Notes
The part of an RNA shown here (small-subunit ribosomal RNA, 3' major domain) has 469 nucleotides and comes from an uncultured bacterium.
Context: one part of a larger RNA
RNA sequence: UGACGGGGACCCGCACAAGCGGUGGAGCAUGUGGUUUAAUUCGACGCAACGCGAGGAACCUUACCAGAUCUUGACAUCUUCAGAAUCGAACAGAAGUGUUUGAGUGCCUUCGGGAACUGAGAGACAGGUGGUGCAUGGCUGUCGACAGCUCGUGUCGUGAGAUGUUGGGUUAAGUCCCGCAACGAGCGCAACCCCUAUCGUUAGUUACCAUCAUUAAGUUGGGGACUCUAGCGAGACUGCCUGCGAAGAGCAGGAGGAAGGUGGGGAUGACGUCAAGUCAUCAUGCCCCUUAUGAUCUGGGCUACACACGUGCUACAAUGGAUGGUACAAAGAGGAGCGAAAUGGUGACAUGGAGCAAAUCUCAAAAGCCAUUCCCAGUUCGGAUUGAAGUCUGCAACUCGACUUCAUGAAGUUGGAAUCGCUAGUAAUCGCAAAUCAGCAAUGUUGCGGUGAAUACGUUCCCGGGCCU
Numbered sequence: 001u002g003a004c005g006g007g008g009a010c011c012c013g014c015a016c017a018a019g020c021g022g023u024g025g026a027g028c029a030u031g032u033g034g035u036u037u038a039a040u041u042c043g044a045c046g047c048a049a050c051g052c053g054a055g056g057a058a059c060c061u062u063a064c065c066a067g068a069u070c071u072u073g074a075c076a077u078c079u080u081c082a083g084a085a086u087c088g089a090a091c092a093g094a095a096g097u098g099u100u101u102g103a104g105u106g107c108c109u110u111c112g113g114g115a116a117c118u119g120a121g122a123g124a125c126a127g128g129u130g131g132u133g134c135a136u137g138g139c140u141g142u143c144g145a146c147a148g149c150u151c152g153u154g155u156c157g158u159g160a161g162a163u164g165u166u167g168g169g170u171u172a173a174g175u176c177c178c179g180c181a182a183c184g185a186g187c188g189c190a191a192c193c194c195c196u197a198u199c200g201u202u203a204g205u206u207a208c209c210a211u212c213a214u215u216a217a218g219u220u221g222g223g224g225a226c227u228c229u230a231g232c233g234a235g236a237c238u239g240c241c242u243g244c245g246a247a248g249a250g251c252a253g254g255a256g257g258a259a260g261g262u263g264g265g266g267a268u269g270a271c272g273u274c275a276a277g278u279c280a281u282c283a284u285g286c287c288c289c290u291u292a293u294g295a296u297c298u299g300g301g302c303u304a305c306a307c308a309c310g311u312g313c314u315a316c317a318a319u320g321g322a323u324g325g326u327a328c329a330a331a332g333a334g335g336a337g338c339g340a341a342a343u344g345g346u347g348a349c350a351u352g353g354a355g356c357a358a359a360u361c362u363c364a365a366a367a368g369c370c371a372u373u374c375c376c377a378g379u380u381c382g383g384a385u386u387g388a389a390g391u392c393u394g395c396a397a398c399u400c401g402a403c404u405u406c407a408u409g410a411a412g413u414u415g416g417a418a419u420c421g422c423u424a425g426u427a428a429u430c431g432c433a434a435a436u437c438a439g440c441a442a443u444g445u446u447g448c449g450g451u452g453a454a455u456a457c458g459u460u461c462c463c464g465g466g467c468c469u
Base pairs, nucleotide, nucleotide: 007469008468010466011465012464013463015459016458019422020421021420022419023418026314027313028312029311030310031309032308033307034305035304042053043052064300065299066298067297068296069295070294073125077124078123079121080120081119082118083117086103087102088101089100090099091098092097107114108113127289128288130287131286132285136283137282138278139277140276141274143272148187149186150185151184152183153182154163155162156161167178168177169176193266194265195264196263198234199233200232201231202230203229204228208223209222212221213220237260240254241253242252243251244250316415320374321373322372323371324370325369326368332363333362334361337356338355342351343350344349381412386407387406388405389404390403391402392401428451429450430449431448432447433446434445
């Protein structure tokens, strides 16, 4: 000077408290440990590993295992020789591949050859998801959206250093004010950026429809009002008033206003910490392999299962289940695509092919509301499991896909110790979409809207953090 203290003072945060809903019990999904295995590829391990890398493991992916193969190699450059390239066919084989064979003769040319591609050969070399994240770059997590971290000059101190940055107020904030041997400055804070909430204006097509016609229908004429779209502006600044405060910074209340004191949300993450994570995104030093630790293929494995843990989904029901009728979103995606109407099928789906590179067409809502029924039961709750029959994708669903129908109808009656999230359009609850993707193990992830609460006395205590001592 720091760090630490079951030392002190002050302050903050869904940290506790006050509430609401969960997890921990059940079944299943998923990740991990362990065990097993020929292999169950590898990494991640308190918070900050465990629905994480993986935003898609049947083959491929794939790195693992078994077997079958190759050795200048699957990929790159150089070199010699031959052949244009390319497109087939037959046979053997699990395929990789091997053997045989057919078609084809192009482009440029100084007629020597050349460009591209293919095959054979020789080596220089390729290749390595092999090791080291404790040799590294880059990227990332975390403390933490915490308010801090420093510098120049000056001053003080023999010096390490101190001062500034401490103190009195105040703030979300080292935010601002006042004071002060300090005076200034930088990185952070805030603001500038994006979305959202209000209004004006410009513009009306594919959006909209008040008035006038018209129609089954904003369908068509028409309209430029409204909604909406997307450009440009306005608007919020403690600006105004009252009180408190030091005539300060600011705080409390009020007016006006769509919005009030950072309006709500996002992007943005200081100096640094954890030899944190990643050599398996990529790059890269060194080490190691080089007829193999490289490469090709078929099949298997990553999907195993006594068990343990994490994260979720579905439930245990009447604020509910079932049946019928009926209404209202936002944000997205669509050409090897989205696929309407209609028809067939109990259904998954099939046939069909209108329209649409889309404010035009399509994918396309649920909870809700209105009726009827069930009457508290392991049930008309719950749906696991299993049997049978099917649909779809795909060379191919045995290991190991999703979905449908019929039958089956397990555990489960609200969950011990313990533990998690959330302060408002939030929690809870309801559906929708997208990425990845042939299909899908998605209950995941990332977004979108619909319905829409309760509670906060307070800071003694638990956890984390800041300042002073």